[in-house]
RNA sequence: CAGAAGGAUACCUAGGGUUCCGCUUCGCUUUUUGGCGAAGGUCUGGUCCAAGCGGUAUCAACACCGGAUGCCCGGUGUACACCGUGGGGAAAAAAACCCCUUGCGGC
Numbered sequence: 001c002a003g004a005a006g007g008a009u010a011c012c013u014a015g016g017g018u019u020c021c022g023c024u025u026c027g028c029u030u031u032u033u034g035g036c037g038a039a040g041g042u043c044u045g046g047u048c049c050a051a052g053c054g055g056u057a058u059c060a061a062c063a064c065c066g067g068a069u070g071c072c073c074g075g076u077g078u079a080c081a082c083c084g085u086g087g088g089g090a091a092a093a094a095a096a097c098c099c100c101u102u103g104c105g106g107c
Base pairs, nucleotide, nucleotide: 007059008058009057010056011055012054015049016048020046021045022043023040024039025038026037027036028035029034061078062077063076064075065074066073067072081102083105084104085103087100088099089098
């Protein structure tokens, strides 16, 4: 200087909005303990979405050792950094943190 790699999934959290539930307000009704409709996320919430740079776990990968000596099995370990900052996307909608994407600059 250049190249490659820096894995996947699940359960969560920070956070997100508003499909559904709930809640609130208004109206109509009435079987007033209720029912129906409209609006509200500048409604704490439940369902829902959710981190490369947050957490936990499992699997995978790599290295070494031991066993087996055909494919394999077991054990120990490794996995650094992640600061700043855009644009676009989503069949509910939104999110620096989901996707393009470790984009661009920096390390």

This is a predicted structure of a 107-nucleotide RNA (Guanidine-I riboswitch aptamer) from Melghirimyces algeriensis.
NCBI's taxonomy places the organism under Bacteria, Bacilli, Caryophanales, Thermoactinomycetaceae, Melghirimyces.
It matches the Rfam family "Guanidine-I riboswitch aptamer". Rfam describes the family as follows. This family represents a conserved RNA structure found upstream of the ykkC and yxkD genes in Bacillus subtilis and related genes in other bacteria.
The coordinates come from a structure-prediction model, not an experiment, and the mean pLDDT is 79.